[in-house]
Order: sequence, then C1' cells, then structure tokens
RNA sequence: UACUUAUCGCGAAAGGUGGAGGGAUACGCCCUAAGAAACCUUGACAACCGCUCCGAUACACAUCGGAGAAAGGUGCCAAAUCGUAAAAAAAGAUAAGUC
Repeated sequence: UACUUAUCGCGAAAGGUGGAGGGAUACGCCCUAAGAAACCUUGACAACCGCUCCGAUACACAUCGGAGAAAGGUGCCAAAUCGUAAAAAAAGAUAAGUC
C1' cells in the first nucleotide's frame, strides 16, 4: 500500500515548545493570536487485540456470547465520521487479520 471483517449519535485535557493554520476531499458551517498544525511530558477516556472468569456448541482445540480488571499492544480526548454529497452503498477513521 491492497484486501477481508467489525465498529463509528457514548466517553475523556492540562502543561511545555511552536507561531498560522485546522476540522480527509468539495461546498457549507465551525474551531483558532483568550494561540492552529506538529512535537514532547503528564493525565484522562474507551475496551479493538491481549488477560481473567462464566456459559453454549458433549469434552479438548476452536468459535460465539456474557461479566471483570485496566499492569501489556493500539486508539482516542470541539461540534453525530461537524452537516450535506439520494437509498443501498461508497468514501473516511480505528481495530483485528491476510499478502
């Protein structure tokens, strides 16, 4: 990078550096010198993977479902994925997996 599957109206910010952009794209509408992006530190949120327990598939493996913790791997912390871009879908984001 491509493909597959799942989810996306919940939730959660302070400090430092920085110095004008940011919200994927188009339009709109917003955020932003009362300090944008980016980087760093700390903290929080969530619970996808992983972990523990329970149940179903007769057992094991495995799969599915439920509960729990939050020390591990990610993610995330303005606005419904900010709104619209007909429905189905596509696109985007995140996770897990495959090459």

SAM riboswitch aptamer (S box leader) from a Bacteroidota bacterium, 99 nucleotides, folded computationally. Model confidence (mean pLDDT): 79 of 100.